[in-house]
RNA sequence: AAUGCAGAAUAUGUGAUCGCGGCUGACAAGUCCGAAAGGCGUCAGGCGAGGAAAGUCCGGGCUUCAUAGGGCAGGAUGCCGGAUAACGUCCGGUGGAGGAAACUCUAAGGAAAGUGCAACAGAAAUAUACCGCCAUAUAUUGGUAAGGGUGGAAUGGCAGUGUAAGAGACUACCGCCUGGCUGGUAACAGACAGGGCAUAUGUAAACCCCAUUCGAAGCAAGACCGAAUAAAAGCAAUGUGGCUGCCCGUCACGCUUUAGGUAGGUCGCUUGAACCUGUUGGCGACAGCAGGUCUAGAUAGAUGAUCACACACGACAUAACCCGGCUUAUCGUUCUGCUUUCCAU
Numbered sequence: 001a002a003u004g005c006a007g008a009a010u011a012u013g014u015g016a017u018c019g020c021g022g023c024u025g026a027c028a029a030g031u032c033c034g035a036a037a038g039g040c041g042u043c044a045g046g047c048g049a050g051g052a053a054a055g056u057c058c059g060g061g062c063u064u065c066a067u068a069g070g071g072c073a074g075g076a077u078g079c080c081g082g083a084u085a086a087c088g089u090c091c092g093g094u095g096g097a098g099g100a101a102a103c104u105c106u107a108a109g110g111a112a113a114g115u116g117c118a119a120c121a122g123a124a125a126u127a128u129a130c131c132g133c134c135a136u137a138u139a140u141u142g143g144u145a146a147g148g149g150u151g152g153a154a155u156g157g158c159a160g161u162g163u164a165a166g167a168g169a170c171u172a173c174c175g176c177c178u179g180g181c182u183g184g185u186a187a188c189a190g191a192c193a194g195g196g197c198a199u200a201u202g203u204a205a206a207c208c209c210c211a212u213u214c215g216a217a218g219c220a221a222g223a224c225c226g227a228a229u230a231a232a233a234g235c236a237a238u239g240u241g242g243c244u245g246c247c248c249g250u251c252a253c254g255c256u257u258u259a260g261g262u263a264g265g266u267c268g269c270u271u272g273a274a275c276c277u278g279u280u281g282g283c284g285a286c287a288g289c290a291g292g293u294c295u296a297g298a299u300a301g302a303u304g305a306u307c308a309c310a311c312a313c314g315a316c317a318u319a320a321c322c323c324g325g326c327u328u329a330u331c332g333u334u335c336u337g338c339u340u341u342c343c344a345u
Stems, first nucleotide, its partner, number of pairs: 001341002004338007012310007020048002023045005030040001032039002050316001054327002057325005062218004074214005079093005094108001095106004109209002114207002116203003130148002132144004156174002159171003175197001176195004181190003222267004231258005239253005274293008311314001
């Protein structure tokens, strides 16, 4: 210098004017709105979307209901150790796969319980003799899985012994299985001994089996206040009002309390497993300590519009109870560490 790998940051900027939603302060304190609960003005200041606010796929907080214990059904998860509030997430390892390497990917229990499925090709797909080889009694025979051919897969591979030709039939090595030993917290690794391998292909994000685990619904959760109408109980007077000045007649009507919780209002609501900086422990995820910061909170739902200037000409996208993750979308720019190759010293 080129190349690739891994990680991180940023997300047009500056100014002005007019708007919108909260907050704080000052002034105002009413013939205001409303039955009440509760709400309301003017001015000034300051604050006001994201790295994913998204998909709503996991986990947790919070809330209401349910819950002795056990079982069935159903869902999820599935190598080991750790982190965490928890997780299907993350970190560190083990085994496997890919790459020359940095490094990346991996839902990775069981197919020596059962069932299902496996196109085409091929003689045969879980059982088989097409070619070939050998034998002989020469045929519509027997033996043979070494070799050829088909296929993703053909009775573990390879070399030898052996044989009529062959074959784990036998032997060495490798693989597989079993056993204890050594190392490791463990997954697992290593060497050793034994087994001749009918334990005969693959598939379990096919059914299934095994182990672990899961109560349900979600802020329109839910808590408090609470009209009108209708309901119930009690009280008062023989009343009041209209037709009608009076009598009769007739029609309509009160007050208090209770329960319920609709319309409506308040809370839930943003101070939180929070963020930033430093430091200590740890390989790391992360945890502890010290200091500092307050950073939208609406309820038909605000964050917009116009103008000017600059350039690299601006991607994906707009909170609705809150957090931790995952997944997906994304114009560009910048930084850090590492690999390999080449060049120079």